């Protein structure tokens, strides 16, 4: 001087699954208890590949698990576009 890439931020798209049953209660949003599901917040686990060989440690995720979160809207939402050029970085 400063592109891509990493983080940040701003707008926008974003899927699933009972508007379930009882009880109670309010102006209205609720609160308890059963049973039944989702998985894309976050969180927990796993091969092989990795070597001349063996053994240990390591080993990804939109995979698995469903602890927490969710199951009309809303809100939240994993990943995306597009912008800032604000921090890191390279040359």
């Nucleotide at each position: 001087u400063c592109a891509a890439g990493c983080c940040g931020c701003a707008u926008g798209g974003g899927a699933g699954a009972g508007a379930c049953c009882g009880u109670c209660g309010u102006c209205a949003u609720g609160a308890c208890g059963g049973c039944g599901c989702c998985g894309a917040a976050g969180g927990c686990g796993c091969a092989a590949a990795u070597u001349c060989c063996g053994c240990c440690c390591g080993g990804a995720a939109u995979c698995g698990c469903u602890c927490a979160g969710g199951c009309a809207g809303a809100a939240g939402g994993a990943c995306u576009a597009u912008g800032c050029a604000g921090g890191u970085g390279g040359a």
The RNA shown here (Glycine riboswitch aptamer) has 91 nucleotides and comes from Sedimenticola sp. The sequence was found by an Rfam model in a public genome assembly. Its mean pLDDT, the model's own confidence on a scale to 100, is 75. The model forms 85% of the base pairs in the Rfam consensus.